This is a predicted structure of a 350-nucleotide part of an RNA (small-subunit ribosomal RNA, central domain) from a metagenome. Rfam family: Bacterial small subunit ribosomal RNA. The prediction has a mean pLDDT of 90. The RNAcentral record of the full RNA draws on SILVA.

Context: one part of a larger RNA
RNA sequence: CUGGGCGUAAAGGGUGCGCAGGCGGUCUCGCAAGUCAGGCGUGAAAUCCCCGGGCUUAACCUGGGAAUUGCACUUGAAACUACGAGACUGGAGUAUGGCAGAGGGAGGUGGAAUUCCACGUGUAGCGGUGAAAUGCGUAGAGAUGUGGAGGAACACCGAUGGCGAAGGCAGCCUCCUGGGCCAAUACUGACGCUCAUGCACGAAAGCGUGGGGAGCAAACAGGAUUAGAUACCCUGGUAGUCCACGCCCUAAACGAUGAUGACUAGUUGUUGGAGGAGUUAAAUCCUUUAGUAACGCAGCUAACGCGAGAAGUCAUCCGCCUGGGGAGUACGGUCGCAAGAUUAAAACUC
Repeated sequence: CUGGGCGUAAAGGGUGCGCAGGCGGUCUCGCAAGUCAGGCGUGAAAUCCCCGGGCUUAACCUGGGAAUUGCACUUGAAACUACGAGACUGGAGUAUGGCAGAGGGAGGUGGAAUUCCACGUGUAGCGGUGAAAUGCGUAGAGAUGUGGAGGAACACCGAUGGCGAAGGCAGCCUCCUGGGCCAAUACUGACGCUCAUGCACGAAAGCGUGGGGAGCAAACAGGAUUAGAUACCCUGGUAGUCCACGCCCUAAACGAUGAUGACUAGUUGUUGGAGGAGUUAAAUCCUUUAGUAACGCAGCUAACGCGAGAAGUCAUCCGCCUGGGGAGUACGGUCGCAAGAUUAAAACUC
C1' cells in the first nucleotide's frame, strides 16, 4: 500500500459558505473516448512452465511448445459510464397564503435588589466563624424612614419548552434584518450532494486605544487554621468582569457521534403547523407533517448501550487513526502587538 477502523479502546475538522476535484434522477436518439469481442503486427535470446533428447544419473546442456497477462493498428458490438442533441418531473428551487420563536443588529424604557451620598429617628454595638480575629462603630455605626446617584443583571412566567450552522441567545417597547415550518396550487426543469486550498463566524480568559466601574473578584495585604499553609475559611482589595472600536482563534468548542439521501415493528410525553370529528365556545379524539424527549422489536455492539433524531441496512463526498512515553514538544514555515496559535518530527526508551 491493501485491508481494518473513528459514541466510551487511537481516531469526526469548533461551525458554516463555497471555487477546483469526486459523485450524481427519469426517457429517447446519436457518437464510439472508456468498455467488450475478433483479426493482424509486435512483445529479442536466455530464464520460468510442459513434452522430448544428450552426458552411467543428477546438477548441467539441448530441440520443440506454451507463456510473455503488454502495446499499436484494424474490423465490429452499443448494455453501462463519458460526450452531443432533445424531452420529463419525482430531486432542488421560485411565487402565492398562513404560523411559531430568548435568531441577529440598533435605539429607547421599567421595576426589584446591592452599594454609595445627604438628612431624620435612635443607641452600643455591628460584622464574621467550627470557634475567633483582622475589619466597621460614641467623630454616632448596624437598624429604620425619606430623598438622591450610579453601574450591572433581569425574580415570577420558565419547561423534560423555543430559536440559531456552531459559539450561543431571556425584563418591556420600537425600527432594521436572517432563517425555519405548514397547506394548496402554479412555475423553472437536475439548476443537485459533498468539498482539499480559500473565505466568514467562533464561549471564557487575554491584548491595544478610549470610556465606565455598583456588585463580584485573579494578583496583593491583613486575620485565622496548621508542624508549615505561598491554600481551603474570614476582612479588605486592583486588574478584569460592562461599553465602543481593533486583535486573539482556543475549550470536556460534547450528542466525546462529519454532511447529504434512501430503506427498516411499535408505545408514550411535549413544541409549531395543517385537515377531520366533537363543542355555544372549549376540552378531548383521529389523521398528517416538522422538531424535541422517554421506552422498545429486528438488527448492530467487546460490553455499556444505540435503536426511523441509529451506533440498523445501503450509497456519495470530506476529515481523521495506526503501541505507550519522548510530544502536540524541538527545529523550520505561516499568523499574532504580545500571550501564543497552527503545521509538525527524531534520537532515545519501555